[in-house]
Parts: sequence; structure tokens; C1' cells
RNA sequence: GCUCCGGUGGUCUAGCGGUUAGGACGCCUCCCUUUCACGGAGGAAAUCGAGGGUUCGAAUCCCUUCCGGAGUACCA
Repeated sequence: GCUCCGGUGGUCUAGCGGUUAGGACGCCUCCCUUUCACGGAGGAAAUCGAGGGUUCGAAUCCCUUCCGGAGUACCA
């Protein structure tokens, strides 16, 4: 340099054109308990890396770009 994979709440992750963007852990409130833990109920928290395009509609498809990883080529 080229090819491929990945980037989504604080962390890990699901998603494959029309979901209120789901789950686990964590956090907050309430219940339970003598207390804590466990358990139960509820809640907050995601510019879906960035910009542009296609589309009635994009986290999802296309282009550019940033970051991380893997493979590969060259090194005169």
C1' cells in the first nucleotide's frame, strides 16, 4: 500500500431497510429483610465513530474519512 472484520447507554453485547434501538452487568427509587446480601417492581442512561449520498423511510445499503484488529505484498 491492498483486502477483510469491528466501532451501538458507564461496561459487554443483540440488530441485517419500517422496533418506543433489545438484553446482561452496573447506577437510582420503592417493596421485602432487625440489618446487609439475595429476591420482587419501577426508572434514568445510546448524536448507533464522523461527514455525505441512495430511499417515502438508514444503526442497517453506497462513498469518503477517523480509530482498533487480522491477513497479505513490497522494502532497491
Predicted 3D model of a 76-nucleotide RNA (transfer RNA) from a Chthonomonadaceae bacterium. Its Rfam family is "tRNA". It is annotated as a transfer RNA. The sequence was found in a public genome assembly.